The prediction has a mean pLDDT of 83. Predicted 3D model of a 71-nucleotide RNA (Glycine riboswitch aptamer) from uncultured Tissierella sp. The model forms 88% of the base pairs in the Rfam consensus.

RNA sequence: ACUCUGGAAAGCGAAAAGCACCGAAGGAGCAAUCCAAAUAUUGGAGAAUCUCUCAGGUAAAUGAACAGAGU
Numbered sequence: 001a002c003u004c005u006g007g008a009a010a011g012c013g014a015a016a017a018g019c020a021c022c023g024a025a026g027g028a029g030c031a032a033u034c035c036a037a038a039u040a041u042u043g044g045a046g047a048a049u050c051u052c053u054c055a056g057g058u059a060a061a062u063g064a065a066c067a068g069a070g071u
Stems, first nucleotide, its partner, number of pairs: 001071006011019002020058003026054001027052003033045005
């Protein structure tokens, strides 16, 4: 990486480019720490299921982080 299985949350409205809500595709942000410059600060690297909610989602379907098994 692929296949199979399990797989949460949150909504209404007649409709709306409306109002509200969810966090577990993806995306973005950051801690400790490390490095550089150089003597105090600046810059860079730096994880997440944490944060943001851009995207996605709020019946079903699809999808879904993660977990187990197999290749």
About this RNA:
The sequence is in RNAcentral, with records from MGnify.